[in-house]
Molecule: Bacterial RNase P class A
Organism: Burkholderiaceae bacterium
RNA sequence: GGAGCGGGCUGGGCGAUCGCCGGCGAUUCGUCGCCGGAGGAAGGUCCGGACUCCGCAGGGCAGGGUGCUGGUCAACGGCCAGGCGCAGCAAGUCGAAAGACCCAGGGCGACGGAAAGUGGAACAGAGAGCAGACCGCCGAUGAUGCCUCCCCGGCGCAGGGCCUCGCGAAAGCGGGGUUCGGGCGCCGCCGGAGGCAGCAGGCAAGGGUGAAACGGUGAGGUAAGAGCUCACCGCGUCCGUGGUGACACGGGCGGCACGCAAAACCCCACCCGGAGCAACACCGAAUAGGCACGCGAUCCGGCUUCGCGCCGGGGAGGACGGCCCGUCCGAGCGUGCGGGUUGGUGGCUAGAGCGCGCCGGUAACGGCGCGCCCAGAGGAAUGAUCGUCAGCCGGGGAACCGGCGCACAGAAUCCGGCCUACAGGCCCGCUCCCGCU
Numbered sequence: 001g002g003a004g005c006g007g008g009c010u011g012g013g014c015g016a017u018c019g020c021c022g023g024c025g026a027u028u029c030g031u032c033g034c035c036g037g038a039g040g041a042a043g044g045u046c047c048g049g050a051c052u053c054c055g056c057a058g059g060g061c062a063g064g065g066u067g068c069u070g071g072u073c074a075a076c077g078g079c080c081a082g083g084c085g086c087a088g089c090a091a092g093u094c095g096a097a098a099g100a101c102c103c104a105g106g107g108c109g110a111c112g113g114a115a116a117g118u119g120g121a122a123c124a125g126a127g128a129g130c131a132g133a134c135c136g137c138c139g140a141u142g143a144u145g146c147c148u149c150c151c152c153g154g155c156g157c158a159g160g161g162c163c164u165c166g167c168g169a170a171a172g173c174g175g176g177g178u179u180c181g182g183g184c185g186c187c188g189c190c191g192g193a194g195g196c197a198g199c200a201g202g203c204a205a206g207g208g209u210g211a212a213a214c215g216g217u218g219a220g221g222u223a224a225g226a227g228c229u230c231a232c233c234g235c236g237u238c239c240g241u242g243g244u245g246a247c248a249c250g251g252g253c254g255g256c257a258c259g260c261a262a263a264a265c266c267c268c269a270c271c272c273g274g275a276g277c278a279a280c281a282c283c284g285a286a287u288a289g290g291c292a293c294g295c296g297a298u299c300c301g302g303c304u305u306c307g308c309g310c311c312g313g314g315g316a317g318g319a320c321g322g323c324c325c326g327u328c329c330g331a332g333c334g335u336g337c338g339g340g341u342u343g344g345u346g347g348c349u350a351g352a353g354c355g356c357g358c359c360g361g362u363a364a365c366g367g368c369g370c371g372c373c374c375a376g377a378g379g380a381a382u383g384a385u386c387g388u389c390a391g392c393c394g395g396g397g398a399a400c401c402g403g404c405g406c407a408c409a410g411a412a413u414c415c416g417g418c419c420u421a422c423a424g425g426c427c428c429g430c431u432c433c434c435g436c437u
Stems, first nucleotide, its partner, number of pairs: 001433010012389007020037007039408001043419002046417005051276004063272005068082005083111001084109003092101003112267002117265002120260001134207002136203003141200002144197007152188006159180009215233006234256001235254008280346004290337006299313005317329004353372008391404005
C1' cells in the first nucleotide's frame, strides 16, 4: 500500500435577506429586540416500561408470550459473557490437480421435552418405524432333478482255474461241464461321495429408492450373513473430578434399546388484568333533555244537536315598541342546581436526561464528582432565496469552466430496545498478500 471479514462514528460548514412556531423583555398596543427550534433512524408500530383511567386486579379456567447457562436492566422477546451444535474464509497437512482433512478469528442457531399421549413423513421405493426383500448373496438344513465316481446285483463279451471227451508221440488244438470274479460293455435300483441347478427356506453384506432405510470402520466368524463375537468410535447408564451453571474430562457397565419432526397438536417451567395522551383532569355558550322551587291554567257564565263543540269573560307569560297606552297571541313560564357537546386550559416535556472525569466489573452495566438545559406545535412551526468554502459528476495537460448542491427521511405524551431505509465521508480491530528498511 492492497484485499477479505467484523465493528464504530458522521450525515455538510460559514454568512446575508425574507418568513413560521415557542419563550422572555420592551411597547406609543401598530409592533420591536433577544434566545431556542427534527433524527440517527423522528420511520415500521414489533417487544418492554413510565404515566393515566377502569371493579386495586388474590386464586382458577380460557387466551397470549418466553424457552441452553450465568449475569445486566425500571422492564424486555433487548444487551453482555460463557457452553453446545452447524456451516466455514485464511493459515496448516495430504495431493500433480480437482479436492479432502483440520479449521484460530469472525459468522449462524425459536439450542426445554419425541423411553406421557394423539397424529405426520409428498414423490420415489420391496419397505417410512418395533419396517422390508426388488436386484442380489446363500441354499448349511429338508425335499427334488441332472451329471460323475464308488459299492452291490444281473446279463453279455473276452478271459483264467479245475474236471472230462475227441484228435495227436508230445507240445498243443477243439468240444462239453463247472467255477472265478480280476478286465470291458450294458442295465438296474438301494446306499455312499462329489458337482450343478433351483424349491422350501436362510440373510440383510452389496446394489437400487429417498430428505431420511433400524449405529459407523476394521477384523474374526459363517452356507451366506448379521453386535453373532472382538477392538476403536458413537450412544445409553452409573460413578468420580472440575465448574455457580450450561457443560467438560476420566473410569466402570450395557451389544444398542432410545431414528426425524414439538416453526403439528400436546406436555413442563416461568411471565402477562384491560384500555390507552383521541388516556385523564379542570373551566364551561346556545338548543334539547333531567331535578328542585315559585307563578299560572285545566276556571266562570251562556248556547247546544249534550260531543273533547261554539260564544263571551278571566289568565302567569309572550309578540309589536325606547317607554306608556293599546292591539294580538296565550298554556305554560321563570329561577336555581347538576350532567354535558363544540371550544378553552392542564397533562406537555428536567428526564431510567446529556457531556466530561475517576472508580468497580472481561463485558453489558453500575457508583461517585463536576458541568449543562437541549423543540413543544396542536388542521399541527421547524421553510425559502442568494453568496462562499468543502464535497461529487463531466470537460480540460493545467490554470480553470459547467452542472448538482445532495442519501434515507421528517417530531406529535415520554423513555429503553429491535427491525427496516440511507448519497457521500472518517476511524478502529483481526487475518493474509505485495513493496521498502